[in-house]
Molecule: SAM riboswitch aptamer (S box leader)
Organism: soil metagenome
RNA sequence: UAUCGAGAGAGGUGGAGGGAUUGGCCCUUUGAUAUCUCGGCAACAGGCUGCUCUUGUAGUACUGUGCCAAAUCCAACAGACAAGCCGAUUGUCUGAAAGAUA
Numbered sequence: 001u002a003u004c005g006a007g008a009g010a011g012g013u014g015g016a017g018g019g020a021u022u023g024g025c026c027c028u029u030u031g032a033u034a035u036c037u038c039g040g041c042a043a044c045a046g047g048c049u050g051c052u053c054u055u056g057u058a059g060u061a062c063u064g065u066g067c068c069a070a071a072u073c074c075a076a077c078a079g080a081c082a083a084g085c086c087g088a089u090u091g092u093c094u095g096a097a098a099g100a101u102a
Base pairs, nucleotide, nucleotide: 001102002101003100004099009038010037011036012035013034017027018026019025021076022075023074024073039068040067041066044064045063046062047060048059049058050057051056072098077095078094079093080092081091082090083089
């Protein structure tokens, strides 16, 4: 700096936690997290191919990463609008923050 509502799981080992943090909510002994094997998803970078003609564009999982429960699972901070007599509170939207990957 860019992207993050798309996409993609079986088996072995092992045995209690896990989803970054906090709250919520959820996954999990019908076996989580982790790790291994195999498989798959995906054009971020490189490579290759076509067009363009030197800079773009389209394609391609060959290479390097990444990923394969739930939108980054939802919210967190600020603002706008709506509900509410006020307030508390709730909802919707926008932007940010944090995080992840390149």